[in-house]
RNA sequence: GCCCGGAUGCCGCCGAAUCGCGCACCACGGUGCAGCGAGCCGGGGACCCACCGCAGCACUGGGGUGAAUCCAGCCCUCGAGCGUGAGCUCGGGAGCCGGUAGGGCUUCUUCCCGCCCGAAUCCGUCAGCUAACUCGGUAGGCGGCCAUCGGAAGAACGG
Numbered sequence: 001g002c003c004c005g006g007a008u009g010c011c012g013c014c015g016a017a018u019c020g021c022g023c024a025c026c027a028c029g030g031u032g033c034a035g036c037g038a039g040c041c042g043g044g045g046a047c048c049c050a051c052c053g054c055a056g057c058a059c060u061g062g063g064g065u066g067a068a069u070c071c072a073g074c075c076c077u078c079g080a081g082c083g084u085g086a087g088c089u090c091g092g093g094a095g096c097c098g099g100u101a102g103g104g105c106u107u108c109u110u111c112c113c114g115c116c117c118g119a120a121u122c123c124g125u126c127a128g129c130u131a132a133c134u135c136g137g138u139a140g141g142c143g144g145c146c147a148u149c150g151g152a153a154g155a156a157c158g159g
Base pairs, nucleotide, nucleotide: 009145010144011143012142013141014140018038019037020036021035022033023032024031025030039138040137041136042135043134044133049128061126062123063122064121065120070099071098073096074095076093077092078091079090080089081088082087102117103116104115105114108154109153110152111151112150
């Protein structure tokens, strides 16, 4: 000098997930809690409203958080029916691929361009909305760093 990685601090992103107080510990940067409060977020829960009609077959409980729904094709599998048979039809489930309702980023905002996501999980047979009331959550995961910062318009600040 170059490359890679880590730590601290700061800045930024998804998300409700931030702030203050108290106590204890401490390397004095902070950390922890059957804690407390504020803010933010979610569930349950009246009148009214909505739903609540009959018949048949197969399959399938239902509901919540969340942007995360739905559709086609291929293939596997299960059930029912038809067919002498090869097979066919309907419905359920898994996987793969392609889309899609919807959602996010682009570092002041909006638009355009561009780039992404389109998951997961909880309740436990039970819940429409819903005032009063009531019960909970306040996690986790990433990126950048003295430069980065695509275009247009508009703010703010400075001159």

The RNA shown here (c-di-AMP riboswitch aptamer (ydaO/yuaA leader)) has 159 nucleotides and comes from Modestobacter sp. It was read from a public genome assembly, where an Rfam model found it. Model confidence (mean pLDDT): 75 of 100. Lineage of the source: Bacteria > Actinomycetota > Geodermatophilales > Geodermatophilaceae > Modestobacter.